[in-house]
RNA sequence: AUUUCUAAAUCGCUGAAACCAAAUCGGUGCGGGGGAACCAUUUCGGAUUCUUUGGAAUCCUGGGGUGAAUCCUUUUUUAAGGUAGGGCUACUCAAAGGCCCGAAUCCGACAGCUAACUCCGUAAGCGUUUAUGAGAAGGAAG
Numbered sequence: 001a002u003u004u005c006u007a008a009a010u011c012g013c014u015g016a017a018a019c020c021a022a023a024u025c026g027g028u029g030c031g032g033g034g035g036a037a038c039c040a041u042u043u044c045g046g047a048u049u050c051u052u053u054g055g056a057a058u059c060c061u062g063g064g065g066u067g068a069a070u071c072c073u074u075u076u077u078u079a080a081g082g083u084a085g086g087g088c089u090a091c092u093c094a095a096a097g098g099c100c101c102g103a104a105u106c107c108g109a110c111a112g113c114u115a116a117c118u119c120c121g122u123a124a125g126c127g128u129u130u131a132u133g134a135g136a137a138g139g140a141a142g
Stems, first nucleotide, its partner, number of pairs: 011127004018028003029122006039112001045060006062110001063107004071082004085101005091135004096130001
């Protein structure tokens, strides 16, 4: 000096998921759901168990929510290819090039919009850097 691996810290990335305070409870910020008028809209579903026959519990094909994550084609395959859409490329923005994601899960027949009001969440998982233009900030020298 170069390469690889591991650990910690700083820093950074996806995401609403951060900060403050605290003996505990919490608060602020950020994010999501329900919920009038007006407008718009029209499936009192199915199975199992229990039952005091009023109903209750569980599951799901309809429908709905969170999310960028929707849709199409092919296939003996449950995989492959593409795609609406989304992200990163370390001051910010724009464009170019490059690298990725395109899942999962919840409600359980039920929710449009929605002021007041009301109910929740504040997790989890990771380690990218090519150079151009404009702007901003800082440092050094004169």

Background
A computed fold for a 142-nucleotide RNA from Fictibacillus barbaricus, annotated as c-di-AMP riboswitch aptamer (ydaO/yuaA leader). Lineage of the source: Bacteria > Bacillati > Bacilli > Caryophanales > Fictibacillus.